RNA sequence: UUCUUAUCAAGAAAGGUGGAGGGAUUAGGCCCUACGAAACCUUGGCAACCUACCCAAUUCGGGAAAGGUGCCACUUCCUUCUCUAACCCAGUUAGAGAGAGAUAAGUU
Numbered sequence: 001u002u003c004u005u006a007u008c009a010a011g012a013a014a015g016g017u018g019g020a021g022g023g024a025u026u027a028g029g030c031c032c033u034a035c036g037a038a039a040c041c042u043u044g045g046c047a048a049c050c051u052a053c054c055c056a057a058u059u060c061g062g063g064a065a066a067g068g069u070g071c072c073a074c075u076u077c078c079u080u081c082u083c084u085a086a087c088c089c090a091g092u093u094a095g096a097g098a099g100a101g102a103u104a105a106g107u108u
Stems, first nucleotide, its partner, number of pairs: 003106006013043005021032003027079003044072003049068003053063003076100001080098008
């Protein structure tokens, strides 16, 4: 890097360095940010994908949190396409699916 599967409306921040951006990309919107952005470091926490462990045990399941990741503003911040339904039918709203993205495990 490719592909596959699963999940994505829940949850969880302080300090130090830093010094103007940031919320994936383009554009728009809406926001965060000198009461200090990104990034890095330390500590803490959340979650439970993988490994190990405990209960139960064919499987499914439950617990726990030691290790490997991940995460800790806003639904993946919102948007695109298809289908369906309702309505006040140039459209709006809701639901399902697709696409894009993120993370994990595997795979190439």